A computed fold for a 71-nucleotide RNA from a Nanobdellota archaeon, annotated as transfer RNA. The organism belongs to Nanobdellota, within Archaea. The sequence was found in a public genome assembly. Its Rfam family is "tRNA". The family's RNA type in Rfam is transfer RNA. From the family's description: Transfer RNA (tRNA) molecules are approximately 80 nucleotides in length.
RNA sequence: GCCUCCAUAGCUCAGUGGCAGAGCACCUCACUUGUAAUGAGGCGACGUGGGUUCAAUUCCCACUAGAGGCU
Numbered sequence: 001g002c003c004u005c006c007a008u009a010g011c012u013c014a015g016u017g018g019c020a021g022a023g024c025a026c027c028u029c030a031c032u033u034g035u036a037a038u039g040a041g042g043c044g045a046c047g048u049g050g051g052u053u054c055a056a057u058u059c060c061c062a063c064u065a066g067a068g069g070c071u
Base pairs, nucleotide, nucleotide: 001070002069003068004067005066007064010024011023012022013021018054026042027041028040029039030038047063048062049061050060051059
C1' cells in the first nucleotide's frame, strides 16, 4: 500500500427497509430478623459525515476505531 470482516445499552449478543430487543449488570419495590436467592417494575444504545428512499440499525460511499490476511 491492497483485500476481507466488525462497530447496537456499562458488558455479551439478536435485529437484512416501517414498534430497537434479550441475558447479565445498575436503580426501586415486594418477600426475609438481616443478607443472598426469588418475584414485579424502571433506567439506559444504533461509531462519525454524506447519499438512495415516502421511510435507513438495515442499502451505497467516505472517514474513524478494532480484528484478520496479502505484499